[in-house]
RNA sequence: GAGUUUGAUCCUGGCUCAGAACGAACGCUGGCGGCGUGCUUAACACAUGCAAGUCGAACGCGAAAGCAUCCUUCGGGAUGCGAGUAGAGUGGCGCACGGGUGAGUAACACGUAGACAACCUGCCUUCCAGUCUGGGACAACCCUUUGAAAGAGGGGCUAAUACCGGAUAACACGCUUCAUCGCAUGGUGAGGCGUUGAAAGGCUUGCUGCUGGAAGAGGGGUCUGCGGGACAUUAGCUUGUUGGUGGGGUAACGGCCCACCAAGGCAUCGAUGUCUAGCGGGUCUGAGAGGAUGAUCCGCCACACUGGAACUGAGACACGGUCCAGACUCCUACGGGAGGCAGCAGUGGGGAAUUUUGCGCAAUGGGCGAAAGCCUGACGCAGCAACGCCGCGUGAGUGAAGAAGGCCCUUGGGUCGUAAAGCUCUUUUCUGAGGGAAGAGCAAAGACGGUACCUCAGGAAUAAGCACCGGCUAACUCCGUGCCAGCAGCCGCGGUAAUACGGAGGGUGCAAGCGUUGUUCGGAUUUACUGGGCGUAAAGGGCGUGUAGGCGGAUAUGCAAGCUGGAGGUGAAAGCCCCCGGGCUCAACCCGGGAACUGCUUUGUAGAACUGCAUAUCUAGAGAAAGUCAGAGGCAGGUGGAAUUCCAGGUGUAGAGGUGAAAUUCGUAGAGAUCUGGAGGAACACCGGCGGUGAAGGCGGCCUGCUGGGGCUUUUCUGACGCUGAGGCGCGGAAGCGUGGGGAGCAAACAGGAUUAGAUACCCUGGUAGUCCACGCUGUAAACGAUGAGCACUCGAUGUGCGAGGUACGACCCCUCGCGUGUCACAGCUAACGCAUUAAGUGCUCCGCCUGGGGACUACGGUCGCAAGACUAAAACUCAAAGGAAUUGACGGGGGCCCGCACAAGCGGUGGAGGAUGUGGUUUAAUUCGACGCAACGCGAAGAACCUUACCUGGGUUUGACAUCCCAUGAUCGCUCCAGAGAUGGAGUUUUCCUUUCGGGGACAUGGUGACAGGUGCUGCAUGGCUGUCGUCAGCUCGUGUCGUGAGAUGUUGGGUUAAGUCCCGCAACGAGCGCAACCCUUGUUCUUAGUUGCCAGCGGAUCAUGCCGGGCACUCUAGGAAGACUGCCGGUGAUAAGCCGGAGGAAGGUGGGGAUAACGUCAAGUCCUCAUGGCCUUUAUAUCCAGGGCUACACACGUCCUACAAUGGCGUCUACAAUGAGCAGCGAACCUGCGAGGGCAAGCGAAUCUCAAAAAGGGCGUCUCAGUUCGGAUUGCAGUCUGCAACUCGACUGCAUGAAGUCGGAAUCGCUAGUAAUCGCGCAACAGCAUGGCGCGGUGAAUACGUUCCCGGGCCUUGUACACACCGCCCGUCACACCAUGGGAGUUGACAUUGGCAGAAGACGUUGCGCCAACCCUUUUGGGAGGUAGGCCUCCAAGCUGGUGUUGAUGACUGGGGUGAAGUCGUAACAAGGUAGCCAAGGGCGAAUUCCGAGCACACCUGGCGGCCGUUAUAUUGAGUUCGUGA
Repeated sequence: GAGUUUGAUCCUGGCUCAGAACGAACGCUGGCGGCGUGCUUAACACAUGCAAGUCGAACGCGAAAGCAUCCUUCGGGAUGCGAGUAGAGUGGCGCACGGGUGAGUAACACGUAGACAACCUGCCUUCCAGUCUGGGACAACCCUUUGAAAGAGGGGCUAAUACCGGAUAACACGCUUCAUCGCAUGGUGAGGCGUUGAAAGGCUUGCUGCUGGAAGAGGGGUCUGCGGGACAUUAGCUUGUUGGUGGGGUAACGGCCCACCAAGGCAUCGAUGUCUAGCGGGUCUGAGAGGAUGAUCCGCCACACUGGAACUGAGACACGGUCCAGACUCCUACGGGAGGCAGCAGUGGGGAAUUUUGCGCAAUGGGCGAAAGCCUGACGCAGCAACGCCGCGUGAGUGAAGAAGGCCCUUGGGUCGUAAAGCUCUUUUCUGAGGGAAGAGCAAAGACGGUACCUCAGGAAUAAGCACCGGCUAACUCCGUGCCAGCAGCCGCGGUAAUACGGAGGGUGCAAGCGUUGUUCGGAUUUACUGGGCGUAAAGGGCGUGUAGGCGGAUAUGCAAGCUGGAGGUGAAAGCCCCCGGGCUCAACCCGGGAACUGCUUUGUAGAACUGCAUAUCUAGAGAAAGUCAGAGGCAGGUGGAAUUCCAGGUGUAGAGGUGAAAUUCGUAGAGAUCUGGAGGAACACCGGCGGUGAAGGCGGCCUGCUGGGGCUUUUCUGACGCUGAGGCGCGGAAGCGUGGGGAGCAAACAGGAUUAGAUACCCUGGUAGUCCACGCUGUAAACGAUGAGCACUCGAUGUGCGAGGUACGACCCCUCGCGUGUCACAGCUAACGCAUUAAGUGCUCCGCCUGGGGACUACGGUCGCAAGACUAAAACUCAAAGGAAUUGACGGGGGCCCGCACAAGCGGUGGAGGAUGUGGUUUAAUUCGACGCAACGCGAAGAACCUUACCUGGGUUUGACAUCCCAUGAUCGCUCCAGAGAUGGAGUUUUCCUUUCGGGGACAUGGUGACAGGUGCUGCAUGGCUGUCGUCAGCUCGUGUCGUGAGAUGUUGGGUUAAGUCCCGCAACGAGCGCAACCCUUGUUCUUAGUUGCCAGCGGAUCAUGCCGGGCACUCUAGGAAGACUGCCGGUGAUAAGCCGGAGGAAGGUGGGGAUAACGUCAAGUCCUCAUGGCCUUUAUAUCCAGGGCUACACACGUCCUACAAUGGCGUCUACAAUGAGCAGCGAACCUGCGAGGGCAAGCGAAUCUCAAAAAGGGCGUCUCAGUUCGGAUUGCAGUCUGCAACUCGACUGCAUGAAGUCGGAAUCGCUAGUAAUCGCGCAACAGCAUGGCGCGGUGAAUACGUUCCCGGGCCUUGUACACACCGCCCGUCACACCAUGGGAGUUGACAUUGGCAGAAGACGUUGCGCCAACCCUUUUGGGAGGUAGGCCUCCAAGCUGGUGUUGAUGACUGGGGUGAAGUCGUAACAAGGUAGCCAAGGGCGAAUUCCGAGCACACCUGGCGGCCGUUAUAUUGAGUUCGUGA
């Protein structure tokens, strides 16, 4: 820097990625060279070989093979050389170095800086002095004993630079004199006296040893300051502990050890304990500060199978030494022995994983030696491994027919791609051959090595992979798959069109490597020193007091700890970085020099601003005194009235009480009501107020007493006495606990009544703890201003409480100041909301707290508590979010305004009956399919007997019933007969198309071939188009500007008004678009034009009669054109506007009535079966043809209708008045005929001419008389008519007969506001026929609307929200199931630590030592002494045994909660007033969410009240003033 929380936004916050690195590992791949690196795990066990020896110039011994000569009994022997060699031994030096490892160690182990006046030092260097004189042994060797072996014992001989005595030496030691110095103990120098007390020689004859002493160098030991892990759920630890005196011990100081004495020492600046860890130079990362790390190289430490111990030595408590114990391994004759790769190789094992049992001492270095030299798995080299870094190569030029082939394709082409081939060239590398180093000093001697390097020849020859391609992140297409297989770092892909899986083509990146995994740092300012935060996101302790600590006013002087400057020392080398050079062809790598190493330390008559310290002074902080004031501040005692309840009595009678409605309950045994009297407890109306007071919790009648704090005013005093405050201490609502009282009301629990599906609740009736008092505990709250305390600074306005001052005094008012308490608002701050002198602004000081969500206000442990519980407080595991503020929507059993046949007011229906029709269901071979709340259900279907038809059964066909192309042949059609249910098949008959440039072409038919046809098959959730719906609702947007970090807002909100976002006014908006309206059609009035098929007033003619005829166009009408209506006019109202109300005129009045017209969008709404169309599926079948059947089934349920139930009627008879329309495969008059449906014949009419055509309700007259009827017509029987190929399944109609249900319809529900409802008939479409359906037409023709409270739907504004798939949303808990981690758990079993006791190897100190003993002494022998020693004993002490304690791990029947898991169960707790507002603390109760009570917090809405700000004007009061009040 990016991705990821959201519909979008800003913020907070976590998770993830891109980078670098590695002793790495794994997967795929692999040409070369150089330089590096290579058991991170089992400090597991080790076969084999090697890794430390050397010196003959310290010493005594001392072979053999072999060769030569001689002898020989031919077996061999002797001599010489080999050879003083090999070899072991005595002795010296080395073996304490080099090499390995990191177990232990949190420590003076390491780093750094110092100290030793408290020390040692072999070999080396320098200096001084010396090296005299004696002695006795022991190995080797020889003999012998024993043992399997390892080895051991005894006897004898012997040398030395081995060992011992003596002499000499002092600077050693003791005492002491003098001088001198320092750093406390003390040091140094010069003397005196006394004591102890050295030596080694060798050879090559000038070297080298040896002894004593003094120095040096180098090495070592010890001590000290400072520094670098975790845990406080480790807070107290310590008895040799702390110190002293005196001893012992050590190279040396010291409780290092011992005896005695004292009682100290360490620790919140983290002792003690537990866990982890070798430390540093450095390495990796990072801008740095930091963080992580401690391989290779260098320094230090520790360790050497485990534990203990010492010996030798200059040096060890010793890796390749010793002793003991233990475990393990090996040998064994079973008696006993041997061993220690964390040296180099190597083996097994462990593990993801780490090499050769190589060459050489040529170089460098080490040991011994005088040296030659020997030894050296240190080291130098080689081998193995892409493990890392660096370098090189896998060819170069040309080459378009853009080859073949692959992939894609819109079928045109594109791409791999100049890539290949081909042609020309080169040889790094490779192969072969030839030459051939440096590294070597000093004669010889080179492991590497015939290596590096050089030359020649050959030939493009020997050499490219890996990962990725959805975003982050460079790189895209096809196929396969179909929530499968799989991918995945995060977000997330995959459910039939996957750039995300698998393959392919292409592309991108890196390249002898590329990816993955792991780890570290970075990004992460995500522990914030640099460099974060805490009102609401995680985070201020409930409040005070105060200890340690931190911080601290003014002036002056001094000091110099902090601080600053200079200088000295150190900060090893290597390494990093920078600079300058050098060597390998370059680079990596290596070498030289400089700089640097930010650190520590020392030093001075250095400095003195700031901090500090000391001293002195001051008054502005703080405090005290004086005066005054307010107050529900606290504690105690007393006292008052109202009300509730109870008791007693009176009056009085049937109810009371309670609720949404009821009931439980009380009451005729007298309630409730009312009056009187009494009892008792608790709380204090009005005043009362974002008023007062207190640190917070909190505090409210009145009076008294005691008492704390505060404000104001003024002077005086003290003189920094201050602020904060870890721990500590105190206070701390409500609930709760203990003891004792009290108990009126209220009231958890509990009981009953209701409500409910249930109701362990909400509501009601009762009611116990409790609420009250005293004393004691508890110690928590949404203990909140969700805002720690203190100080200072920073525009204003306006209320209110207390005090003071000013206006001469007093009152009201006003002004000013101080302290409180509120509101609004600027700068500033803030993610925003908001805060804003009472800061969340600007600074300082101190304290507390936070670091993703859940697990978890939890577990374990600890402390406190009588208990309840409180405080402190994790981890495993799990998720990619959780969250804050604001925005737009949607929603609300939120609010306001408004509209609609939405309700209301009315009229008529549906729901009941019968029937029609559609649907569900059922049935069926099939009952084809679709449509499902409104917005499916007389819907697609404007009409299923066949057809339709998609369904079923059966029978046929397969390039197909239909289209295009190709080939061949031929016209085709028609007609007849036969088989068949038909499709179809067979036979026969008839006929021979059009055009032509004569080549052919076209149409049609048959046959064939394959491309293809076909599909009412699937997907309306892949789509187009069309449609429904909200809704003819008034809305939906844009440009520019402005506001906001932004999503967005503004405009579009507001005041009016309208049918309307219609118009007006106002306004940070100004305009515009799609919608509204208008323009269009129709209807209503008039005029004009025209006058047939229409009309007939007047004129004429004809008729029984009729516009029938002449004639006419006046009227009606027809259909063209025009006029008319615009709130235009008047009045009122409104704001003078828009508009509204009323009126005039007018045929019509405020969009005149009706229609057409449907914004952005919603519903993955409907339709793949109208059509079109992607994909999939099918292809002798899901296509196609045919016959028959089905779509018409029928217990039932629903929708929409028809007819009715009757007298506003039925029936009979007579009689009147329409309009829209339709008609040639048609309408069909008249006439005849039939009871009728109809039939026959047939005129007219392609229609203002003819026909359908009769309108019906209505009117007149008559009848029926309230009945299941003269209502009603279903059903059924018989007989017919019509259409049609055909009315059985399954048409309509007619006549006669039959005469069912039904007497106005439960809950519920529908339509309609005027020419409407209701009612009456007529026409048309499709159609052979079939309507109660649909679409139209006219006739008759009402009632009602107070109004917007309620139901439904909608619009605008506002509010809440945990919703955004948007309430059909979200979401909680129990229960059931699976899995995971975890707590408890009778216990079981390990590890570690510690402690009591027993034990006591080896060793060491001490002691003894009657056994034993060469050196010296005395005696002389047989000896004694000195001295030593085996052995014994004491003390210390390892392993081991035993008892206890603590810590920790594993495991454990059972058990507790937790987490996770597409579709389990029960409810509905929360989010809206979430339907009882929610939440917090605490107590009790309940299947579960949860509920109830009381206290608190904050929120929403309503009503009422109050207050503030801005603007305009008027009026009143006052002497004036400012201002206040009142009204609009």